[in-house]
Context: one part of a larger RNA
């Protein structure tokens, strides 16, 4: 010097990203317990007091119930022995009585997630996942969906109060406007349209005919190409649908101080963000401004609204309870610190 412990004057978080670590609290009995609340809770809230030993004392009382008596069907009375045992009075000792050990620290405010659960086996336990509940959608049974080339299997020995998929995520109050685009559902008049059907027509070949013997024309058959026309879904088209994917404006002017603009004008759009919330897990400017808390506060709480770039099931806003979550404050407590010291054990190191 290092590790593991113990103690410490005065102070008591001044330490630090942060009370990390440590200290403190701690058992049982009694008293007593707020806001808030979904009336269950919050609660072990908080905050107090007591606890040893001896005597009164075989305390009061309680549990068990032998035995005996009456009755003799049930039962009634008696109560030995054993065990438990508050409360009260008196006394004794120590610094200290759950005398050692084991054994919640607490309160206030806010965020997120309702909750108990689940998770990155070996750096993340969370506000992530799940969850009851909500909603949309598919599926009528040889179900939809899934696995498999198939047979077959799961779904399910179930049957729409069932099963699959998506989103949301207890509960409370709610969930606005837009169907132009994309998707899905429905429609079927018209347009477009494949294979197929159809076969106008064309070409090749040649019996034959003509011929200047080079060639030319050329029926049937065969072969090839092939127009009109017929023809499905789809697409175009017409509707519906947003707890489907998604979207939810700009500029200018205006009130008898100023400022602001209930109001007006204009352009664009499918429609221009409603309620609620808001410098927020979202705010760049920003340590916004005001208030609170501190002597002093980029954090925190309450407001304001100028929302760079909240917003309603990728849910909005609340919310009791819950949380090894995050964040701010306080009480208690302390070697975290001012500022270090000493002690014990084990190392390192030195000598043998």
């Nucleotide at each position: 010097c290092c590790c593991u412990u113990g103690u410490u004057a005065a102070g008591g978080a001044a330490c630090u990203c942060g009370g990390c670590a440590a200290a403190a609290u701690g058992a049982c009995c009694c008293c007593g317990u707020a806001a808030c609340u979904u009336c269950g809770g919050g609660a072990g809230a908080a905050g107090g007091g007591g606890u040893g030993c001896c005597c009164c004392g075989u305390u009061a009382g309680g549990g068990u119930g032998a035995u005996u008596g009456c009755a003799a069907u049930c039962g009634c009375a008696u109560g030995a022995g054993c065990c438990c045992g508050a409360g009260g009075g008196g006394g004794c000792c120590g610094c200290a009585g759950u005398g050692a050990a084991u054994a919640g620290g607490c309160c206030c405010g806010a965020g997120c997630g309702a909750c108990u659960g689940u998770u990155u086996a070996c750096c993340a336990a969370a506000a992530a996942c799940a969850c009851a509940g909500g909603u949309c959608u598919c599926u009528g049974c040889u179900a939809a969906g899934u696995c498999g080339u198939a047979a077959g299997a799961c779904g399910a020995a179930g049957u729409a109060u069932a099963g699959g998929g998506g989103c949301u995520g207890a509960c409370g109050c709610c969930u606005g406007c837009c169907c132009g685009g994309u998707g899905c559902u429905g429609g079927a008049a018209g347009g477009u349209u494949a294979a197929g059907g159809g076969g106008c027509g064309a070409a090749g070949u040649u019996a034959g005919c003509u011929c200047u013997c080079g060639a030319g024309c050329g029926a049937a058959g065969c072969u090839u190409c092939a127009a009109a026309c017929c023809u499905a879904a789809g697409c175009c088209c017409c509707a519906g649908u947003a707890a489907a994917c998604g979207g939810c404006g700009g500029c200018c002017g205006u009130a008898a101080c100023u400022a602001u603009a209930a109001c007006g004008g204009u352009c664009c759009u499918a429609a221009g963000g409603u309620a609620g919330c808001g410098a927020a897990a979202u705010u760049c400017c920003u340590u916004g401004u005001c208030g609170g808390g501190u002597a002093a506060g980029u954090u925190c709480c309450g407001a304001c609204c100028c929302g760079c770039a909240c917003g309603a099931a990728a849910g909005g806003c609340g919310c009791a309870a819950c949380g090894a979550c995050u964040u701010g404050g306080g009480c208690a407590c302390u070697g975290u610190c001012u500022c270090a010291a000493c002690a014990a054990g084990g190392g390192a190191c030195c000598c043998g």

A computed fold for a 352-nucleotide part of an RNA from Natranaerobius trueperi, annotated as large-subunit ribosomal RNA, domain IV. RNAcentral holds the full RNA, with entries from Rfam. The prediction has a mean pLDDT of 88. Rfam family: Bacterial large subunit ribosomal RNA.